[in-house]
A computed fold for a 94-nucleotide RNA from Halalkalibacter nanhaiisediminis, annotated as c-di-GMP-I riboswitch aptamer. Its mean pLDDT, the model's own confidence on a scale to 100, is 85. Its Rfam family is "c-di-GMP-I riboswitch aptamer". Rfam links the family to the GO term cyclic-di-GMP binding. The sequence is in RNAcentral, with records from Rfam. Of the family's consensus pairs, 95% are formed in the model.

RNA sequence: UAAAAGAAAAGGCAAACUUAUUGAAAAAUAAGGACGCAAAACUACAGGUCUAAGGUAGAAGAUUUUUCUUUGCUAUGAUGGCUGGGUUGCCAAA
Numbered sequence: 001u002a003a004a005a006g007a008a009a010a011g012g013c014a015a016a017c018u019u020a021u022u023g024a025a026a027a028a029u030a031a032g033g034a035c036g037c038a039a040a041a042c043u044a045c046a047g048g049u050c051u052a053a054g055g056u057a058g059a060a061g062a063u064u065u066u067u068c069u070u071u072g073c074u075a076u077g078a079u080g081g082c083u084g085g086g087u088u089g090c091c092a093a094a
Stems, first nucleotide, its partner, number of pairs: 006091001012037002017032006035081001041087003045084003048079003054074006061068002
């Protein structure tokens, strides 16, 4: 110096929940708040998961030439604090 790994120290982030806003929803943002996190920093490439506006297959009733209700499927939506990948980074003992 590099890789693997992570005692100490300086710090960092912020789960659930509450309030406000945005959104069809999942969820996100801000403030409060800390369950936890050595990348709980960034990134939606791969997988998984969540949602279903729109689209679509069907069912039933009312209506009358189409509309309303309902079930399923579907991501172009979301999730980085689900896993992997990519990029970057503080300290430095065994």